A computed fold for a 72-nucleotide RNA from Candidatus Levybacteria bacterium RIFCSPHIGHO2_01_FULL_38_12, annotated as transfer RNA.
The source organism's lineage runs through Bacteria, Bacteria candidate phyla and Candidatus Levyibacteriota.
RNAcentral records the identical sequence in 4 taxa.
Model confidence (mean pLDDT): 81 of 100.
Rfam family: tRNA. Rfam's curators write: Transfer RNA (tRNA) molecules are approximately 80 nucleotides in length.

RNA sequence: GCCAGGGUAGCUCAAUGGUGGAGCAGAGUCUUCAUAAGGCUACGGCUGUGGGUCCGAAUCCCACCCCUGGUA
Numbered sequence: 001g002c003c004a005g006g007g008u009a010g011c012u013c014a015a016u017g018g019u020g021g022a023g024c025a026g027a028g029u030c031u032u033c034a035u036a037a038g039g040c041u042a043c044g045g046c047u048g049u050g051g052g053u054c055c056g057a058a059u060c061c062c063a064c065c066c067c068u069g070g071u072a
Base pairs, nucleotide, nucleotide: 001071002070003069004068005067006066007065010024011023012022013021018055027041028040029039030038048064049063050062051061052060
């Protein structure tokens, strides 16, 4: 340089055009004499950046940035 995959919550991952969710972690609370375990609740996202298509984009298209693997 070329090819492929990926970038979404603090972390690991969903969501294949129509209100972006889960688990873990952290916070509060219930339970217990207490702890652990467990239950419940809320919080936490301008979906890597910039454009385009569309009534509507995390999703489709283009460019760029970053990561991983392959290749001479």